[in-house]
RNA sequence: ACGUGCUCCGGGGUCGGUGAAAGUCCGAACCGGCGGUGAGAGUCCGCGACCCGGCCGCAGGCGCCCCCAGGCGCAGCGGACGGUUGAGCCGGUGGAAUUCCGGCACCGACGGUGAGAGUCCGGAAGGGAGGAUGCACGU
Numbered sequence: 001a002c003g004u005g006c007u008c009c010g011g012g013g014u015c016g017g018u019g020a021a022a023g024u025c026c027g028a029a030c031c032g033g034c035g036g037u038g039a040g041a042g043u044c045c046g047c048g049a050c051c052c053g054g055c056c057g058c059a060g061g062c063g064c065c066c067c068c069a070g071g072c073g074c075a076g077c078g079g080a081c082g083g084u085u086g087a088g089c090c091g092g093u094g095g096a097a098u099u100c101c102g103g104c105a106c107c108g109a110c111g112g113u114g115a116g117a118g119u120c121c122g123g124a125a126g127g128g129a130g131g132a133u134g135c136a137c138g139u
Stems, first nucleotide, its partner, number of pairs: 001139006008130001014028004029119002031108002033047004042106002051083003055079004061074005088104005110122003
């Protein structure tokens, strides 16, 4: 230095209103994973998470072909891959900023719920991009 394993790795509902009922609606409030970048980013370029798909592997569950054998279909777990995947403008400074400063905007998976959820509960003591270069082993 490289590889493998271990370790680490997401924030946010407060006040008021309506109502039988709302952290879900209305008014205000609050939050922002990871890498990159001519300069610091929720909105740029990518990655990850949720979801979908066929394929491969594991396991051998359920249903059907009356039963066996054999077969077909559906479901389960895992893997690599593919698809899907939200939202920003104006002004200022500057050599350089959709990243800084000012102003005004906008966005946020799925399932649940006494009523519709970025903020509550759940899958999740899960997965995870990646970071550190701390520990162990190997080259």
The prediction has a mean pLDDT of 80. A computed fold for a 139-nucleotide RNA from Actinomyces slackii, annotated as FMN riboswitch aptamer (RFN element). NCBI's taxonomy places the organism under Bacteria, Actinomycetes, Actinomycetales, Actinomycetaceae, Actinomyces. Of the family's consensus pairs, 97% are formed in the model.